[in-house]
Context: one part of a larger RNA
RNA sequence: CGUUGUUGUCUGAGUGGAACGAGUUAGUAGUACGAGAGGAACCUGACUCGGAUGCCUCUGGUGGGCGGUUGUUAUGAAGCAGGCCGCGUAGCUACGCAUUGUGUGGAUAAGUGCUGAAAGCAUCUAAGCACGAAGCCAUCCGCAAGACGAGACAACUUAGGCCGUUAUAGAAGAUAACGUUGAUAGAAUUGGUGUGUAAGAUCCAAGGCAACAAGGAUUUAAGCAUGCAAUUACUAAAAGCCACA
Numbered sequence: 001c002g003u004u005g006u007u008g009u010c011u012g013a014g015u016g017g018a019a020c021g022a023g024u025u026a027g028u029a030g031u032a033c034g035a036g037a038g039g040a041a042c043c044u045g046a047c048u049c050g051g052a053u054g055c056c057u058c059u060g061g062u063g064g065g066c067g068g069u070u071g072u073u074a075u076g077a078a079g080c081a082g083g084c085c086g087c088g089u090a091g092c093u094a095c096g097c098a099u100u101g102u103g104u105g106g107a108u109a110a111g112u113g114c115u116g117a118a119a120g121c122a123u124c125u126a127a128g129c130a131c132g133a134a135g136c137c138a139u140c141c142g143c144a145a146g147a148c149g150a151g152a153c154a155a156c157u158u159a160g161g162c163c164g165u166u167a168u169a170g171a172a173g174a175u176a177a178c179g180u181u182g183a184u185a186g187a188a189u190u191g192g193u194g195u196g197u198a199a200g201a202u203c204c205a206a207g208g209c210a211a212c213a214a215g216g217a218u219u220u221a222a223g224c225a226u227g228c229a230a231u232u233a234c235u236a237a238a239a240g241c242c243a244c245a
Stems, first nucleotide, its partner, number of pairs: 001146001005156006014143004020050008033038001051100005059094004065087005070081003103139004111131004160242003163179005184236003187232005192226004200219005207212001
């Protein structure tokens, strides 16, 4: 731009796909077969490996959040060395978790047939009819009405956009949530979660002539952090504008 009001839900002509590929084991069965020795299979079930798709409940990784510790030439607190060590939320992830049927139907290939003449016989073929493959087409999973043959159904006569707060979305557009008739984001409070009991103070304390002193206990399930949840309009989503078959 077309289709030609807007919104929502669909159909599916067509198109893409590999979404599956292998193996082990149990039953079948010590059966069929075989003098014996030995020793199957169709089919059914369970599992494993590889591939594919999705996810983060569990496990593992990451995490700059908390703590410990060494150095920092008196020292506390606090720092720095993006030091070393321990644990670790969310998110992202695999080494983790979940799903992953192949069967059935149809038309066929080589092939197998039925009936059957040309050719009194015979012949699967000439007319006619029936089977037949991991292959083909459906069934399965995506996209799909620019399918110009531009489809169908339902509701509505306002929708929509700019602008602002944003995330379940994201390169930009777009998508999705919200805009005071409001919990959209921030902030605060409460809870949860992580770390592991802050600083200061009081008491104890190996040792030391003393000055002092590592360390321990209590205050303290503390302090710090917080990407999570809930609550609360405190802050910001103002006023408005465009466009309208």
This is a predicted structure of a 245-nucleotide part of an RNA (large-subunit ribosomal RNA, domain VI) from uncultured Symbiodinium. Rfam family: Bacterial large subunit ribosomal RNA. The RNAcentral record of the full RNA draws on ENA. Model confidence (mean pLDDT): 81 of 100.